[in-house]
Context: one part of a larger RNA
RNA sequence: CGUCGAUAACUGCGAGGACUCUUCCCUAGUACGAGAGGACCGGGAAGAACGAACCUCUUGUGUACCGGUUGUUCUGCCAAGAGCAAAAGCCGGGUAGCGAAGUUCGGUUCGGAUAAGCGCUGAAAGCAUCUAAGCGCGAAGUCGACCUCUAGAUUAGUUAUCAUUAUGAGAUCCCAGAGAGACUAUCUGGUUGAUAGGCCGUAGGUGCAAGCGUCGUAAGACGUUCAGCCGAGCGGUACUAAUAGAUCCAACU
Numbered sequence: 001c002g003u004c005g006a007u008a009a010c011u012g013c014g015a016g017g018a019c020u021c022u023u024c025c026c027u028a029g030u031a032c033g034a035g036a037g038g039a040c041c042g043g044g045a046a047g048a049a050c051g052a053a054c055c056u057c058u059u060g061u062g063u064a065c066c067g068g069u070u071g072u073u074c075u076g077c078c079a080a081g082a083g084c085a086a087a088a089g090c091c092g093g094g095u096a097g098c099g100a101a102g103u104u105c106g107g108u109u110c111g112g113a114u115a116a117g118c119g120c121u122g123a124a125a126g127c128a129u130c131u132a133a134g135c136g137c138g139a140a141g142u143c144g145a146c147c148u149c150u151a152g153a154u155u156a157g158u159u160a161u162c163a164u165u166a167u168g169a170g171a172u173c174c175c176a177g178a179g180a181g182a183c184u185a186u187c188u189g190g191u192u193g194a195u196a197g198g199c200c201g202u203a204g205g206u207g208c209a210a211g212c213g214u215c216g217u218a219a220g221a222c223g224u225u226c227a228g229c230c231g232a233g234c235g236g237u238a239c240u241a242a243u244a245g246a247u248c249c250a251a252c253u
Stems, first nucleotide, its partner, number of pairs: 001152001005162006014149004020048007032037001050106005058100004065093005070085006110144003117137004170248004174190005195241003198237005204230003211224005
């Protein structure tokens, strides 16, 4: 920009993806074979690589969430803390998120037409012949079936609802944001509101705060105390901020 001005829900012309392999067990030490050896068919069980999704478990990260700790400077001092140590000083852990080495799932099965090949009927050629007319079977291959996308499929589709004599269906700007993200877009909301922050509760993390008391010469230990503190998770709550407003747009009859 087009498609009937929109909002939802669809159809699927078409496109893409996937299709894998191994070992073991049973059938059966059977058929076969002098023996050595050793099946077809059919059934079952593990696994490899690959792929998708996810974070319950395991594991990683988690730059300031918790704790420990050395040196030094500072908060007048003790105690308690803060800053810095090549941009986390070092160390032990770690929520959400994001990952894999983790978890779950997948390639099942069926059908159509075929290849090589195997046939039926059958002449040319009184026979024979799978082929010349005709008809079958037959592959990890091929086309469907399976999964995903798709109406710019300009052949521009379908269904429902709304708007179209002046009133506006709907959308955008703007604002709070994240299940989204380079920007844009997308999505959730904008007071008829839980969108973000705060606050409350809670999951979870760290690991038992400060102060005081008791014991010890002291380092320290114990009690108060499964404490204190806490980023992203979950639930709630209008306290703060989403105010106010502006713009675009209607075919045919």

Large-subunit ribosomal RNA, domain VI from a Candidatus Uhrbacteria bacterium, 253 nucleotides, folded computationally. It matches the Rfam family "Bacterial large subunit ribosomal RNA".